Overview
The RNA shown here (FMN riboswitch aptamer (RFN element)) has 137 nucleotides and comes from Arthrobacter pigmenti. The sequence is in RNAcentral, with records from Rfam. The coordinates come from a structure-prediction model, not an experiment, and the mean pLDDT is 83. Taxonomically the source falls in Arthrobacter (Bacteria, Bacillati, Actinomycetota, Micrococcales).

[in-house]
RNA sequence: AACGUGCUCCGGGGUCGGUGUAAGUCCGAACCGGCGGUUAUAGUCCGCGACCCGCGCGCUGCUGGAGACAGCAGCAAACGGUUGAGCCGGUGAAAUUCCGGCACCGACAGUUAAAGUCUGGAUGGGAGAAGCACGUG
Numbered sequence: 001a002a003c004g005u006g007c008u009c010c011g012g013g014g015u016c017g018g019u020g021u022a023a024g025u026c027c028g029a030a031c032c033g034g035c036g037g038u039u040a041u042a043g044u045c046c047g048c049g050a051c052c053c054g055c056g057c058g059c060u061g062c063u064g065g066a067g068a069c070a071g072c073a074g075c076a077a078a079c080g081g082u083u084g085a086g087c088c089g090g091u092g093a094a095a096u097u098c099c100g101g102c103a104c105c106g107a108c109a110g111u112u113a114a115a116g117u118c119u120g121g122a123u124g125g126g127a128g129a130a131g132c133a134c135g136u137g
C1' cells in the first nucleotide's frame, strides 16, 4: 500500500411569460442533473442509491397470564421485487462520456387546475466520499 473493526464529518440541482376565478401543475419559452465504474470527462452505457411493494431477524407499546408465553398495534435489519431516457457526425490509439448537431427522461403524497423545477414525508434515509484510531501484515 491493502484488508478488517470502531468513530467523526460530508453527502441533489432547477421558472419566467401567457390564458384563467384559480396553474412555479395547462400552453409557450427556459432551467436542473445523486454515487461508483469506464482505454477519455456520462441525467440517457454498466451497476448502485432515494420512493414504492413483498417478506419479517429483531425492537417498542398495550392487554391477558404466577410464569413460560400468547394476542393486538407500531417500527423495522437482511433479502427479494418494481423503478425513466441517445442517436448522427467529428477528433483520437481509445469517447453512446469530449466537440458539433438534433432528441429524450425524471418516485410518492398534496394542491382552487394535471408538477423533474412549488409544498410535504425529510433537522429523515442514502449509494458513496474524506479523515482519525486500533488491529492484521
Base pairs, nucleotide, nucleotide: 002136003135004134005133006132007131008130010128015029016028017027018026030117031116032106033105034048035047036046037045043104044103052081053080054079058075059074060073061072062071063070064069086102087101088100089099090098108120109119110118